RNA sequence: UUCCCGACAACGCAAACCCACGGCGACGUGGGGACGCAAAGCCAUGGGCCAACAGCCGCGGCGCCCAGAGCCCGCUCCUGAUGGCAGCCAGGUUACCGAA
Numbered sequence: 001u002u003c004c005c006g007a008c009a010a011c012g013c014a015a016a017c018c019c020a021c022g023g024c025g026a027c028g029u030g031g032g033g034a035c036g037c038a039a040a041g042c043c044a045u046g047g048g049c050c051a052a053c054a055g056c057c058g059c060g061g062c063g064c065c066c067a068g069a070g071c072c073c074g075c076u077c078c079u080g081a082u083g084g085c086a087g088c089c090a091g092g093u094u095a096c097c098g099a100a
Base pairs, nucleotide, nucleotide: 005098006097012037013036017032018031019030020029021028022027035087041093042092043091045090046089047088048085049084050083051082053080054079055078058075059074060073061072063071064070
């Protein structure tokens, strides 16, 4: 000096919630606020989760319809691409201190 690691010290970030704004929405930005965090700095590469859109299967309806078929609305599963989550995990990258 570097890597691992996480004592010391000095810092840092900011969950939930509230307000304002943006967005169909997940969520984001700013202010307040601290649950926590040794990368809770940054990056959407892999997995995962979330949203709404389309398609598809099924179910339901004091609906439409003479009935069937069909249409409309709602919900669930699956698929697709779109968007989001970095404080879900992995990965990449940068960084303060330097005890055991």
Molecule: c-di-GMP-I riboswitch aptamer
Organism: Gemmataceae bacterium